[in-house]
Transfer RNA from an uncultured Lachnospiraceae bacterium, 74 nucleotides, folded computationally. Rfam family: tRNA. Rfam's curators write: Transfer RNA (tRNA) molecules are approximately 80 nucleotides in length. Rfam links the family to the GO term triplet codon-amino acid adaptor activity.

RNA sequence: GUCCACGUAGCUCAGCAGGAUAGAGCGACCGCCUCCUAAGCGGUAGGUCGGAGGUUCGAAUCCUCUCGCGGACG
Numbered sequence: 001g002u003c004c005a006c007g008u009a010g011c012u013c014a015g016c017a018g019g020a021u022a023g024a025g026c027g028a029c030c031g032c033c034u035c036c037u038a039a040g041c042g043g044u045a046g047g048u049c050g051g052a053g054g055u056u057c058g059a060a061u062c063c064u065c066u067c068g069c070g071g072a073c074g
Stems, first nucleotide, its partner, number of pairs: 001073004006068002010026004019057001028044005050066005
């Protein structure tokens, strides 16, 4: 330099043939339970989907550019 994959909540990930409020587990916080803790149960908060632009009535999803990380080839 060329090509490929990945980037979504604090962490690990799902969702990606466009569709309605963006989800799960773990973690955090609050409550119940308990003599206390842990476990268990219930609830709450937390994300402008790496960034910018475009297409569209509508984009996490499609297109372009770009950033980060990993890989293949030279």
Its mean pLDDT, the model's own confidence on a scale to 100, is 82.